[in-house]
RNA sequence: AUUAGAGUUUGAUCCUGGCUCAGAACGAACGUUAGCGGUGUGGAUUAGGCAUGCAAGUCGCGCGCGAAAGCCUUCGGGCGAGUAAAGCGGCGAAAGGGUGAGUAACACGUAACCAACGUACCCUUCAGAUCGGGAUAACCACUGGAAACGGUGGAUAAUACCGAAUGGUCCCCCCGGAGACAUCUCCGGGACGGUAAACGGUGGCUUCGGCUGCUGCUGAGGGAGCGGGUUGCGGCCUAUCAGCUUGUUGGUGGGGUAACGGCCUACCAAGGCUACGACGGGUAGCGGGUCUGAGAGGAUGAUCCGUCACACUGGGACUGAGACACUGCCCAGACUCCUACGGGAGGCUGCAGUCGAGAAUCUUCCGCAAUGGGCGAAAGCCUGACGGAGCGACACCGCGUGCAGGAUGAAGGCCUUCGGGUUGUAAACUGCUGUCACGCAAUAGGAAUCGUUUGUCGUUAAUAGCGGCAAGCUUGACCACAGCGAGAGGAAGAGCCGGCUAACUCCGUGCCAGCAGCCGCGGUAAGACGGAGGGCUCUAACGUUGUUCGGAAUCACUGGGCAUAAAGCGCACGUAGGCGGCCUGUUAAGUCUGAUGUGAAAGCCCCCGGCUCAACCGGGGAACUGCAUCGGAAACUGGCAGGCUCGAGGACGGCAGGGGUAAGUGGAACUCCAGGUGGAACGGUGAAAUGUGUAGAUAUCUGGAGGAACACCGGUGGCGAAAGCGGCUUACUGGGCCGUCUCUGACGCUGAGGUGCGAAAGCUAGGGUAGCGAACGGGAUUAGAUACCCCGGUAGUCCUAGCCGUAAACGAUGGGCACUAGGCAAGGGGGGGGUUGGUUUCCCCUGCCGUGGCUAAUGUGUUAAGUGCCCCGCCUGGGGAGUACGGUCGCAAGGCUAAAACUCAAAGGAAUUGACGGGGGCUCACACAAGCGGUGGAGCAUGUUGCUUAAUUCGAUGCAACGCGAAGAACCUUAUCCUGGGCUUGACAUGCUUGGAUGCCCAUCUGGAAACAGAGUAGGCUGCCCUUCGGGGUGAAACUUGCACAGGUGCUGCAUGGCUGUCGUCAGCUCGUGUCGUGAGAUGUUGGGUUAAGUCCCGUAACGAGCGAAACCCUUAUCGUUAGUUGCCAGCGCGUCAUGGCGGGGACUCUAGCGAGACUGCCGGUGUGAAACCGGAGGAAGGUGGGGAUGACGUCAAGUCCUCAUGGCCUUUAUGCCCAGGGCUGCAAACGUGCUACAAUGGCUGGUACAAACCGACGCGAGACCGCGAGGUGGAGCAAAUCGGAAAAAGCCAGCCCCAGUUCGGAUUGGAGUCUGCAACUCGACUCCAUGAAGUUGGAAUCGCUAGUAAUCGCAGAUCAGCUACGCUGCGGUGAAUGUGUUCCUGAGCCUUGUACACACCGCCCGU
Repeated sequence: AUUAGAGUUUGAUCCUGGCUCAGAACGAACGUUAGCGGUGUGGAUUAGGCAUGCAAGUCGCGCGCGAAAGCCUUCGGGCGAGUAAAGCGGCGAAAGGGUGAGUAACACGUAACCAACGUACCCUUCAGAUCGGGAUAACCACUGGAAACGGUGGAUAAUACCGAAUGGUCCCCCCGGAGACAUCUCCGGGACGGUAAACGGUGGCUUCGGCUGCUGCUGAGGGAGCGGGUUGCGGCCUAUCAGCUUGUUGGUGGGGUAACGGCCUACCAAGGCUACGACGGGUAGCGGGUCUGAGAGGAUGAUCCGUCACACUGGGACUGAGACACUGCCCAGACUCCUACGGGAGGCUGCAGUCGAGAAUCUUCCGCAAUGGGCGAAAGCCUGACGGAGCGACACCGCGUGCAGGAUGAAGGCCUUCGGGUUGUAAACUGCUGUCACGCAAUAGGAAUCGUUUGUCGUUAAUAGCGGCAAGCUUGACCACAGCGAGAGGAAGAGCCGGCUAACUCCGUGCCAGCAGCCGCGGUAAGACGGAGGGCUCUAACGUUGUUCGGAAUCACUGGGCAUAAAGCGCACGUAGGCGGCCUGUUAAGUCUGAUGUGAAAGCCCCCGGCUCAACCGGGGAACUGCAUCGGAAACUGGCAGGCUCGAGGACGGCAGGGGUAAGUGGAACUCCAGGUGGAACGGUGAAAUGUGUAGAUAUCUGGAGGAACACCGGUGGCGAAAGCGGCUUACUGGGCCGUCUCUGACGCUGAGGUGCGAAAGCUAGGGUAGCGAACGGGAUUAGAUACCCCGGUAGUCCUAGCCGUAAACGAUGGGCACUAGGCAAGGGGGGGGUUGGUUUCCCCUGCCGUGGCUAAUGUGUUAAGUGCCCCGCCUGGGGAGUACGGUCGCAAGGCUAAAACUCAAAGGAAUUGACGGGGGCUCACACAAGCGGUGGAGCAUGUUGCUUAAUUCGAUGCAACGCGAAGAACCUUAUCCUGGGCUUGACAUGCUUGGAUGCCCAUCUGGAAACAGAGUAGGCUGCCCUUCGGGGUGAAACUUGCACAGGUGCUGCAUGGCUGUCGUCAGCUCGUGUCGUGAGAUGUUGGGUUAAGUCCCGUAACGAGCGAAACCCUUAUCGUUAGUUGCCAGCGCGUCAUGGCGGGGACUCUAGCGAGACUGCCGGUGUGAAACCGGAGGAAGGUGGGGAUGACGUCAAGUCCUCAUGGCCUUUAUGCCCAGGGCUGCAAACGUGCUACAAUGGCUGGUACAAACCGACGCGAGACCGCGAGGUGGAGCAAAUCGGAAAAAGCCAGCCCCAGUUCGGAUUGGAGUCUGCAACUCGACUCCAUGAAGUUGGAAUCGCUAGUAAUCGCAGAUCAGCUACGCUGCGGUGAAUGUGUUCCUGAGCCUUGUACACACCGCCCGU
């Protein structure tokens, strides 16, 4: 100093696993925006081409020469000037600067080595510098060429060149000594020979003899620095590159180099490298460092530093101390330029700049003032190195865009539940400050020098000269800080706001336009698109894109895995390699420790300091985890040596076994052949057919032939490495186990490559072939059926020899060793006691259950998937794909090895809850069955579809729409239904406003279909206050003008409330606490019984509770009691032809209040001493007595915006309102629900009984009279236990009909009527007369009902003027049959099972 996660697979969960995001960074680019400064940084692409200028010169103190312009002039000339320039000569030009093309290499890094080397300039030591010579540039003359550039002749100098001399410690050779030891090195001595130079330059003094200073020259040695060479180690990808190499590897001689060396050459030998990856291919300059990361790592190699390589491309040498030379030379090539066409010139990967390509990278700037470099004695000159400035928000750092006060919380914007909220102290306004930018004026520092003057010290004979020190003078390309002035004045944006991820509303849009990093948003109420308001984040920037690291433990050294998620080679043997038992000694390679050297500087880190701070910079320290050498330690690993026996192996004695190979052999079955018997079928299937059979099948008997396989025993039994192995016998042969504790002495384990074995199918050759049987033929099935089923049938299956080499070759689990609770069973062998029941124990093998542990879970669990060690193989998202290409193997089929493009946001494992299943179990329901009656056929009624129409208003659409909304469509109802006519604050509500008594009621007139429009008089009414009674004021009600608004059965039931249907009156649906599970969840609620019921009981890691079930409520069945009118009438009376008509009565019926009663209470049996069930008693009623009301959590985006309410949208002289007429009733057709029938259990006629419930004042309406009748006249009684509707009908008693389209049936049509109503044409009901259709019991199919039920019979009511009611809702009368079962159909409940379904099987999904 130090480790963060999130989103996304599912209905949910855990795991595996990929994808994506948040962080940091950048030589960046792009978009929007932009005030200032400091410090950095800026051609990453075409090592593409380049105009122009500059980037390497300098020295007159090496040398010979030597102008001009200009000025002056006495015109002679002088100055310029011995200057410039050119040349000879010296030094430099090999540095500095640029770039990264090449290079996988001793190129780089690091550590060593050279006893195998070089070194100009610099420092130092020693010695020296003698005598000569000949040329040649420049120059002059002539001359070639367009130019570049030359040619010839003549003259000349040197620190240029040459000869000779001298000389040594140099080179060569020899001897001796020492060191190392492989050639060698060092020291000492000697000898033949060889190699030098510039008394050069320039000062001072001088008595001109010289003295002295500086500098340069030569030889030799040393030093510093720099370079050359060698070696160890280190750092990329690829094996779909496995073999490479002939100067190759080594030697000898020679050559070459500063130097070793195949560096080169000749000869000789045949070596050298490689799985620890040679050779080949691809990519790349390397390092210090940089970025990231907790680290280990990963990525990278801009700027700065070190180093290498390159300089238009390729090759070559020359000069030189140094080059094979960026701005030198030669040759070749490409390209560009000049040209008089003969020839020439050039090389920005130096600094600027230009073109090109590109997403993209700057000024053709200033200066040598500083630092550094070259030359020079020096002044100085040169220096695109460098110092600076410019451009670019490219990066980092700093500053500012103001500060304080200021609430009627202004206006405006936005939102709003209309109250308000928010923008927001924000602004305005008041006061203050003065950074930066701007203007004015001005200065420090970067400056140290050099030179010169003065002083002083040293050298010297010298106060010259020269050198050192001090002081004065002198040198700035570029750049501040600070001061003054003015004035809040000039200076804020960008992205985002669904989750991850900080930040929300409105409007627009309507799967469009668009967004998007991932998940995903958008189909009319979008916090996800676009805009606005508001907010969040960062801020002179903010986003986007790209790239790197991180997160990613997602290649896992730190730090992963392989039963089922991706992943154990099919099995074995074995090479290399890796790993390896016990004891002793030794060594010191690994290991540990100490020291020394090195690990450049810069950078990172710490401390201190300098720029106002910071970035930036300076100083010091630490660090650089590395490498090398030396010393030490000896436990462990390794090496060496010796020993041991427990690992491993051998020996001996036993044992079990479908272990293997070969040969032989057996019976059953099967098929075929022959014969006998026999006589019509056999065979096959779900059912059939093809097929076989009178030429005799099948069946049966006898005999024969053939091939294949071995029933029973037989067993989660045995053997084998796996594949695999099954009648019996023999031969040969492998392995295992037990026992003895006898031998060897670690001989072991694993095993990349390699080798062998390796089911089935398949291939080659030859045999064999009974049965079976791909292909094929036929028959069925089917929409088809290239299938499943059937009849045949070839390869094959079998044998021999040889290939192939793969399987769900599976325990989906590599091998070995050791350790870690148990229990049970089976196979093989041994032991103990004991003795013939059996028991106990040891080893091996095969199974089951299970503790701890492990695991995502399932599971596993001494046969590990536990705990450890060793070795091998394999995995890294899904698809593409185990595919292509390449290689290799194979006769072929094909095997092994094995990618990429592209594409997806998942693919997957285990488990959970549901749902589903042509899965299972249990149970229920008029679900089926058993019955009764219907529908479907007919006519009519009614609803719907469809069609039609000006319109046929709208809704409801499987069950759960269709006699439904509608419990009443002629007008009305009635609707944006249609046609037409009208109204516009409106038919209706509220408020404001104008008017002024306009107004209202009633009668009237004109137009009109009405609504409405217009006219307008008579009468009546018209508030309150004041009043002089003339009137005045006001404006409540009403009216009127205008404005807000009303209105909408317009849309959205997929924005909603409410209500309703349905599963279903099915028995379910949940919760709290506890427990179990990582979790979703489970448990409870499962199980055993029982019930109509999750009803109750028992059991039980559950214990309780809630909503449902039940009960409570209503009704009905019995009784009691109370009460007794309008109901009742037994007894007592009265009265009548008769009637509770009357007095009276409360007994009865009844009415309607209150009670009782039924609770499995009692008995018996069964059952778990339970719940309960069965039977019985009693009872009016018995096991919920019958019926009703009552509908859990939820499902169907079920139905309804047209009951009502309501968000949003739409409409406003119309989609509102009023009116007339029409339509909703239309009719080729189809469906649903009903009515009436088809008749004799009936129809008709006559007579005669018995209900309940309900209704009645705009009403029910008696008796009476009229009419055939509907009905009419009339009006007693009754607001009703009193009166009325009211006749109940089926029934019963009689009569007729006699089986027929009828005396059945009543449709349809004609005529005549009645009633309601403003009005019955479209379009009412009813009556009478006449007419008299279809229909003779209804196909496939389908509905209801389990008892007072079905069936059948009538009665009443709501709505309503009337009615299309045969509907609906109720009421009573008569009153059955069948079932005691759960196989099937339908639906439902519980448990369980499978699942790739979860929109949940109307699912998912595959192929064409």

Notes
This is a predicted structure of a 1408-nucleotide RNA (small-subunit ribosomal RNA) from an uncultured prokaryote. Its Rfam family is "Bacterial small subunit ribosomal RNA". Gene Ontology terms of the family: ribosome and structural constituent of ribosome.